c-di-GMP-I riboswitch aptamer from Kineobactrum salinum, 88 nucleotides, folded computationally. Model confidence (mean pLDDT): 81 of 100. It matches the Rfam family "c-di-GMP-I riboswitch aptamer". Its family is annotated with cyclic-di-GMP binding in the Gene Ontology. Rfam describes the family as follows. GEMM was predicted in a large-scale screen for bacterial structured RNA regulatory elements.

[in-house]
RNA sequence: AUCAUUGUAAGGCAAAUCCGUCGAAAGGCGGAGACGCAAAGUCACCGGUCUAAAGGGAUAGUCUCCCCAUGAUAGCGGGAUUGCCAGA
Numbered sequence: 001a002u003c004a005u006u007g008u009a010a011g012g013c014a015a016a017u018c019c020g021u022c023g024a025a026a027g028g029c030g031g032a033g034a035c036g037c038a039a040a041g042u043c044a045c046c047g048g049u050c051u052a053a054a055g056g057g058a059u060a061g062u063c064u065c066c067c068c069a070u071g072a073u074a075g076c077g078g079g080a081u082u083g084c085c086a087g088a
Base pairs, nucleotide, nucleotide: 002088003087007085012037013036017032018031019030020029021028022027035075041081042080043079045078046077047076048073049072050071055067056066057065058064
């Protein structure tokens, strides 16, 4: 320098739950905590899933219900991109 289908892990990430905080919610962030992870690094491009504030509709109106992503999920799958250790 190249390879990577393989996993032995120096170093790394952190599910549920609890506390704090932001948010309408889904969920995010910080702390504690480990179910797991070889890209559980990054990116919503494609499909999926979750939520439904604003907006629209039903209703005389409130309540309530329905539609809707511009919100969310990268730890749902695909794709793109970068990369550590061991190994060859």